[in-house]
RNA sequence: AGAGUUUGAUCAUGGCUCAGGAUGAACGCUGGCGGCAUGCCUAAGACAUGCAAGUCGUACGAAAUAGCCCAUGGAAAGUAGAGUGCUUGCACGAAGCUGGAAACGGUUUCUAUUUAGUGGCGGACGGGUGAGUAACACGUGGGUAAUCUGCCCUUAAGACUGGAAUAACAAUUGGAAACGAUUGCUAAUACCGGAUGAUAUGUACAAUGAUACGUUGUUGUAUAUUAAAAGAAGCCUUUAAAGCUUCACUUAAGGAUGAGCCUGCGGCGUAUUAGCUAGUUGGUGAGGUAAUGGCUCACCAAGGCAACGAUGCGUAGCCGACCUGAGAGGGUGAUCGGCCACACUGGGACUGAGACACGGCCCAGACUCCUACGGGAGACAGCAGUUAGGAAUAUUCGUCAAUGGGGGAAACCCUGAACGAGCAAUGCCGCGUGAACGAUGAAGGCCCUUCGGGUCGUAAAGUUCUGUUGUUUGGGAAGAAUGACCAGAGUAGGAAAUGACUUUGGAUUGACUGUACCAUUCGAGAAAGUCCCGGCUAACUACGUGCCAGCAGCCGCGGUAAUACGUAGGGGACAAGCGUUAUCCGGAUUUAUUGGGCGUAAAGCGUGUGUAGGCGGUUUGUUAAGUUUAAGAUUAAAGCCCGAGGCUCAACCUCGGUUCGUCUUAAAAACUGGCAGACUUGAGUAAGAUAGAGGUAAAUGGAAUUUCUAGUGUAGCGGUAAAAUGCGUAGAUAUUAGAAGGAACACCAGUGGCGAAGGCGAUUUACUGGGUCUUUACUGACGCUGAGACACGAAAGCGUGGGGAGCAAACAGGAUUAGAUACCCUAGUAGUCCACGCUGUAAACGAUGAGUACUAAGUGUUGGAGUAAUCCAGUGCUGAAGUUAACACAUUAAGUACUCCGCCUGAGUAGUACGGUCGCAAGACUGAAACUCAAAGGAAUUGACGGGCACCCGCACAAGUGGUGGAGCAUGCUGUUUAAUUCGACAAUACGCGAAGAACCUUACCUAGACUUGACAUCCCUGGCAAAGCUAUAGAAAUAUAGUGGAGGUUAUCCAGGUGACAGGUGGUGCAUGGUUGUCGUCAGCUCGUGCCGUGAGGUGUUCGGUUAAGUCCGACAACGAGCGCAACCCUUAUCAUUAGUUGCUAACAUUAAGUUGAGAACCCUAAUGAGACUGCCGGUGAUAAACCGGAGGAAGGUGGGGAUGACGUCAAAUCAUCAUGCCCCUUACGUCUAGGGCUACAGGCGUGCUAUAAUGGCUGGUAUAAUUAGAAGCAAUACCGUAAGGUGGAGCAAAUCUCCAAAACCAGUCUCAGUUCGGAUUGAGGUCUGCAACUCGACCUCAUGAAGUUAGAAUCACUAGUAAUCCCAGAUCAGAACGCUGGGGUGAAUACGUUCCCGGGUGUUGUACACACCGCCCGUCACGCCACGAGAGUCUGUAAUACCCGAAGCCGGUAGCCUAACCCUUUAUUGGGAGGGGGCCGUCGAAGGUAGGACAGGUGAUUGGGGUGAAGUCGUAACAAGGUAACC
Repeated sequence: AGAGUUUGAUCAUGGCUCAGGAUGAACGCUGGCGGCAUGCCUAAGACAUGCAAGUCGUACGAAAUAGCCCAUGGAAAGUAGAGUGCUUGCACGAAGCUGGAAACGGUUUCUAUUUAGUGGCGGACGGGUGAGUAACACGUGGGUAAUCUGCCCUUAAGACUGGAAUAACAAUUGGAAACGAUUGCUAAUACCGGAUGAUAUGUACAAUGAUACGUUGUUGUAUAUUAAAAGAAGCCUUUAAAGCUUCACUUAAGGAUGAGCCUGCGGCGUAUUAGCUAGUUGGUGAGGUAAUGGCUCACCAAGGCAACGAUGCGUAGCCGACCUGAGAGGGUGAUCGGCCACACUGGGACUGAGACACGGCCCAGACUCCUACGGGAGACAGCAGUUAGGAAUAUUCGUCAAUGGGGGAAACCCUGAACGAGCAAUGCCGCGUGAACGAUGAAGGCCCUUCGGGUCGUAAAGUUCUGUUGUUUGGGAAGAAUGACCAGAGUAGGAAAUGACUUUGGAUUGACUGUACCAUUCGAGAAAGUCCCGGCUAACUACGUGCCAGCAGCCGCGGUAAUACGUAGGGGACAAGCGUUAUCCGGAUUUAUUGGGCGUAAAGCGUGUGUAGGCGGUUUGUUAAGUUUAAGAUUAAAGCCCGAGGCUCAACCUCGGUUCGUCUUAAAAACUGGCAGACUUGAGUAAGAUAGAGGUAAAUGGAAUUUCUAGUGUAGCGGUAAAAUGCGUAGAUAUUAGAAGGAACACCAGUGGCGAAGGCGAUUUACUGGGUCUUUACUGACGCUGAGACACGAAAGCGUGGGGAGCAAACAGGAUUAGAUACCCUAGUAGUCCACGCUGUAAACGAUGAGUACUAAGUGUUGGAGUAAUCCAGUGCUGAAGUUAACACAUUAAGUACUCCGCCUGAGUAGUACGGUCGCAAGACUGAAACUCAAAGGAAUUGACGGGCACCCGCACAAGUGGUGGAGCAUGCUGUUUAAUUCGACAAUACGCGAAGAACCUUACCUAGACUUGACAUCCCUGGCAAAGCUAUAGAAAUAUAGUGGAGGUUAUCCAGGUGACAGGUGGUGCAUGGUUGUCGUCAGCUCGUGCCGUGAGGUGUUCGGUUAAGUCCGACAACGAGCGCAACCCUUAUCAUUAGUUGCUAACAUUAAGUUGAGAACCCUAAUGAGACUGCCGGUGAUAAACCGGAGGAAGGUGGGGAUGACGUCAAAUCAUCAUGCCCCUUACGUCUAGGGCUACAGGCGUGCUAUAAUGGCUGGUAUAAUUAGAAGCAAUACCGUAAGGUGGAGCAAAUCUCCAAAACCAGUCUCAGUUCGGAUUGAGGUCUGCAACUCGACCUCAUGAAGUUAGAAUCACUAGUAAUCCCAGAUCAGAACGCUGGGGUGAAUACGUUCCCGGGUGUUGUACACACCGCCCGUCACGCCACGAGAGUCUGUAAUACCCGAAGCCGGUAGCCUAACCCUUUAUUGGGAGGGGGCCGUCGAAGGUAGGACAGGUGAUUGGGGUGAAGUCGUAACAAGGUAACC
């Protein structure tokens, strides 16, 4: 950084897709280690269990336990040794003495520990989640002179004196429980009085600042009112009190921290949400709050917000940041950090410094649990964990060791904060799976192969090493510092001590963890996968499959040779991961500020006037909003970036630095803006001229059509390609005269004029808008554009009322047609016209918004000015620069710039649906989505095509001649039949074609019988005198057996047998191929090199003017040359010459029946070499060319006639059955052999021929004349036989010698127009020939038979001269078997005006939506399947409001009864009263709930509507060519 994909190719437009990066991911396959991170994105669903907030006994009373103490008690143990057993040294062992344990009881006190309760502090932090919220919630910058702040710090002052209760506890008692009730007792750092008392509060005064002039800060003075715990612990002492120290406490001032409130600016979508608002906006007063404020209330006013987007609806926690990007941007808001909100749902307050409180309270609701049914309990969005949901997310772990938090004087306690461990490749980073040498290039592979080999591959084996990770054994950190304790020291103060502060030494504290790390043992040992290999995109082969199975991100692969499916081998990429899916950015300049467009690709409103807004001429002064500069504040930390450092490196971590933006202050004054002033060139006004279908209204006019009246007049008129309907003898059409009526205005008339556009056309008049030119004068920027808004706006259409001649939707009839609801014709109503009103759209187009300035020319035309040159304003054409994808535009820009508006962002769905606005309606304006596709579209290029044009050619038509199509037969094909009727060829370019010849053979087909290394080839092994032939037997034969026979070979090359490699295949594929061939077409074309033009495909050359049979030649020309084709060279034919003279010839001479023979070489002929013809010559035309026309000469004249010769290519044309050949298939058969049959069938159809239908003839007789050929398994003469086919026989001839060998014609005769003396099919009989063999199934002959057919419908073929037509002859194939084929000669015509038409071809041009190329493309209905959407009687659910009802808890307000310790009064008593408090009740507000009618949103719905998409459905043919009626709006 780009790439693929629209086309036959090209350029541009334009969408779709890919390569990159990222993730809290998931899924598939795989998985060695470590470090660092991360881990419910879904159900703010529900939760079992445990834990997550306590602590203080140095606040308090009390209780418990232990110790001490007192009393009772007397164990163990020690000592002692009576005595006993006997194995005589061992065992058992009573009393006594000492001793004092357990246990039980008591305890005024004392010590230690623990604690339910009262009390204090903390449960507002920490931790979780993102439901709500579009908001001062957040971010950023300010304000608070409108505020509060526990613990903490500093400073100052103080701590005096009293009182009354209450929990615990005890007793009684209710309840299942939760939890209470009553009575009695008691303490405090709990509670309540009084004193003192100010910098607090209120009032008054003074001074001094600020100010929105309303107020207000600070300081001072005076006066009134208001406070506390005699606390806890310790120490000292003069031992009564006091005093001192620490902690706690009170008041005041200040600080710090935290919080509240206000405010400028900033950040989502939707206008198919345009109006919203009643405490609403403001004021006064009051209440309330820590504090401002409609925060609340009373009264007053009627305001406030909004296109710079209010209100509504939808969506959403915001930010630091994270991802991406070159950046600008776009997307995101996990982890970490800041703020906010929430804690089952909703409401509420209490306490407190702080809450309207996650693990507090009250109420309502839903849910779960317990229950004795009366009533209670609960809230994991704390950490684990469960369940549900989901593609998906972890352990019911350890520790308070560190960091931090709460409480405490402290020890210490608590801490699922936190630190750690566990699980997971979820991510990032690092390491390893070995290294070096090693070629018999080993073996091996469902590997490949040209079978030689190649490849995996130095890879392996092998040798020598290393030891990361792992394994064994051993050692072993850092994270620990503080506090408190023990023992000291110092400093200030104090009477002193404790203590406070500072400090030295000691001992102590680790969850992780025996972890990191180090040493050591072992041994290459334990450690590689995933995806891909058609292009994009790095990497290719084989097999399998056969539009199947499948792949696919896009293009697209797969229908028998798949680098695209599956497998294998090989290769490529990344690597403990690799792929896929999802999402975001990028590429995408594909929303374009950077950085796009709008003539034709999507896109300029139909046109104007004009509001807001945007932009704006010259100049002076001023200001300082924009702008620029400087300084300051802020921009939390983390992150990014830069520089260092620490873990072995890295990830990671630590330290330092830079940075956006915002605000404040100061300065500058060029530019923009504001203010004030001036100017005239922009704009406008006035004056004088002037052109015009500009507009509106009225009046008038002539031509024409039609109708009516009257006349003349007679049979048609009219209409069409042709007709018919229609009109007309009731008198049309035609013609003459008159009248009526409506509409439109010929000529002039012109890319002429006017108008903003739509549009405007007879003449005159009235009213009226705008323009242009000329000249001065005036105003002094008054201008440009223009969202909304308003006005105008063709045709058609609508409403009301007129009018109605012509024309003419609809409708009717006639034609056309397969149909014809059309085109054509005849009629004809709305409408067209007028007035008034509506509609508001058109391909309303220059498909080109308006304005200003600038940028070569030339040439028409309209208006004006000027004597003219020329100038101004319009309107056209051609063109420069420039622009454009190209076409094209080009002073009338689509050029160069500026200003403003409108519009576009793939195609279809669709200008559709829904909603809204407008309209009488028709409809208009606004205007989507689901779904489908990978294109749709523009310009130009090359072709092809056209029922486009132009030119040219051809037996293409025309002019002629003869045929085919009708008949019979022959032959080929189809179809049918068959055991088989073998196969191929199918428009032209198959069909008398392959086949130049099917009785057997051929032969490929069928039936039957046989063989299996084979009928044929090569190799190997074994054996051999055995082969072929002949004879016999069996058989249809192949074959088998026997006999005879004796080649070749013995070096086994011959024969037989065997074995397997193989043979063999007319089996498949001509769409795998070679070769060969047909056809366009013997048409004149097809290309290349260099140059030039074009962005390019391409063009040029090859076009043009002539000419030709020809791209043949000439000339011109950005072309110059060249190649394959054309022509020529070749063969044949026509003339002549030379040479030669047999087998051919015969003029002269001789001869014969005869060129028979002699002779001749003249002629003919033969066959070799030459000549000749070249537009060479003459005249004319033409351009002085090429060439054409005419002529001469010549045997021949303009390529002399004929042939061979076939460019680049087309048709996947034909052939695998000539041959060759890849692949596939068969292998006792799809091979081989044999016999018989079939290819010869026969209702029908088609092609090609032959013979005819007769007199231009038939028959009979006679007479004459060729050429090309062929001949030995051959041609065969003369002669004889037969009616004949033919036979007998055999001269001659391997050929100019011999032989096959002519017929039409001509001359006579006959027939006389008939189904015949035409015609010969068919059939009968008899023969001939070939051949092993003529039955299926040959040809010919004789006799007899004697069919159809009397010139042929539609249609169609060939031929232009020695041609058509006609007549015979020969040859190939071949035993035999041509009407076919290929050649040969004989006789021998007609016609061509011409290129309009049919067919084919060539060239140029034009149109195209075709490129498989018109046998193309393509449209719509209908039928069927599927998909999404709209409407729909309704129905269900939700959301937010409104009105009313009800009204919990609770705050606030009010209040006769009831209850009531502290203070006061009165009494001195079992007091009473008051203040105050509580309860109850009442009231305002008030959640949930209820009722009602609407609004909005969603789901569903019989049926219905169009849309999309599907296989080769149905009907037509609308569009693309003049698309067959030009198309379109």

The prediction has a mean pLDDT of 83. This is a predicted structure of a 1529-nucleotide RNA (small-subunit ribosomal RNA) from an uncultured bacterium. It matches the Rfam family "Bacterial small subunit ribosomal RNA".